[in-house]
RNA sequence: GAAGCCAUGCAGACGAUCGCCGGAACCUUUCGGUUCCGGAGGAAAGUCCGAACACCACAGGGCAGGGUGCUUCAUAACGUGAAGUCACGGCAACGUGAAGGAAAGUGCCGCAGAAAAGAUACCGCCCGGUUCGUGCGAAUGCGCGUACCGGGUAAGGGUGAAAAGGUGCGGUAAGAGCGCACCAGUUCCCCGGGUGACCGGGGAAGCUUGGUAAACCCCACCCGGUGCAAGACCAAAUAGGGGAGUGCUUGAGGGCGGCCCGUCCAAGCUCCCGGGUAGGUCGCUGAAGGCGCCGGGCAACCGGCUGCCGGAGAUGAAUGAUCGCCACCCGACAGGGGGCAACCCUUGUCGGGCACAGAAUUCGGCUUAUGCAGGGCUUCGGCC
Numbered sequence: 001g002a003a004g005c006c007a008u009g010c011a012g013a014c015g016a017u018c019g020c021c022g023g024a025a026c027c028u029u030u031c032g033g034u035u036c037c038g039g040a041g042g043a044a045a046g047u048c049c050g051a052a053c054a055c056c057a058c059a060g061g062g063c064a065g066g067g068u069g070c071u072u073c074a075u076a077a078c079g080u081g082a083a084g085u086c087a088c089g090g091c092a093a094c095g096u097g098a099a100g101g102a103a104a105g106u107g108c109c110g111c112a113g114a115a116a117a118g119a120u121a122c123c124g125c126c127c128g129g130u131u132c133g134u135g136c137g138a139a140u141g142c143g144c145g146u147a148c149c150g151g152g153u154a155a156g157g158g159u160g161a162a163a164a165g166g167u168g169c170g171g172u173a174a175g176a177g178c179g180c181a182c183c184a185g186u187u188c189c190c191c192g193g194g195u196g197a198c199c200g201g202g203g204a205a206g207c208u209u210g211g212u213a214a215a216c217c218c219c220a221c222c223c224g225g226u227g228c229a230a231g232a233c234c235a236a237a238u239a240g241g242g243g244a245g246u247g248c249u250u251g252a253g254g255g256c257g258g259c260c261c262g263u264c265c266a267a268g269c270u271c272c273c274g275g276g277u278a279g280g281u282c283g284c285u286g287a288a289g290g291c292g293c294c295g296g297g298c299a300a301c302c303g304g305c306u307g308c309c310g311g312a313g314a315u316g317a318a319u320g321a322u323c324g325c326c327a328c329c330c331g332a333c334a335g336g337g338g339g340c341a342a343c344c345c346u347u348g349u350c351g352g353g354c355a356c357a358g359a360a361u362u363c364g365g366c367u368u369a370u371g372c373a374g375g376g377c378u379u380c381g382g383c384c
Base pairs, nucleotide, nucleotide: 001380002379003378004377005376006375008373009372010371012326014324015323016322017321018320020039021038022037023036024035025034026033027032041356045367046366048365049364050363051362052361053227054226055225056224065223066222067221068220069219070084071083072082073081074080085099086097087096088095089094100218101217105216106215107212108211109210122157123156124153125152126151127150128149129148130147132145133144134143135142136141165183166182167181168180169179170178184208185207186205187204188203189202190201191200192199193198231282232281233280234279241273242272243271244270245269246268253265254264255263256262289309290308291307292305293304294303295302296301328353329352330351331350332349333348334347335346336345337344338343
């Protein structure tokens, strides 16, 4: 200098003017006004996971259903995090992992291929038989070749992502873990290390077992539902509901068959009670809170402190805009300096840029979007 890898920090500052929301104080009969103070994020986002909180449901246990899935630790909890293990990728720094079980059972495995899983035989190889041809022979025959039939064979060819362990020797009609040696794997046993996943070493058994669980399934563990529009309280107008009284007057509401009395019902009126709606208040923001120091831990994280900080809480929903100046970034031009060089540093002028985004009950995570800055590490190259 080039190419990469890894964590981290910040999210413009000041001034002026005009506005918005909330609070306090003061002024004002009211309407309102003045002053002061406060007013978004690292992701407030997606609403994906886990909790707090609230209400509903609920004896207990099981089934069904859903989720999670290497180990240990952390945590209120998690599908999150930390440290590890193993596998894979990368020369490396480092990254990735849907990492339980295929030797419990069932299913599936396109195309190609003979065969895709306790097998099979297309070519080939080998044995036997038959037909035909041919050579030899006096001849039953013997040899060679061809076609067919019966059988053996997974060594060889060919197919495939994958072919029933690999190489060699023996063995055989030809072959085959059929036998043996070595290598690889599996299962089991022993020793050592580790809390553990697992790692290292030794031994035994021819045991050689395809893949797929992001197929059903098996195993282990976990799991009620709905979300602050949860929910609690206050509470109109109008219209319903319930209760009590009244229901009078000169005849005149209705029922008790007609009439009278009586009695029941009843419109209206008066009073009382209760529920819901509009509206309002609360829930509401101090939180499993942050920072600093000390201690424990590799770390995530935990504990301690007479420590410091800890002032959005709105509800059609405020937190903004303009100008000036400075800072930062990029480009062009001009100048200066360093270096062998690539290149680096610096000054001035002009122009441009300054991201993603916007709280809505609150926290812990994850994911995604996004501008800039400095730092550590790895590999390669150049020069000394």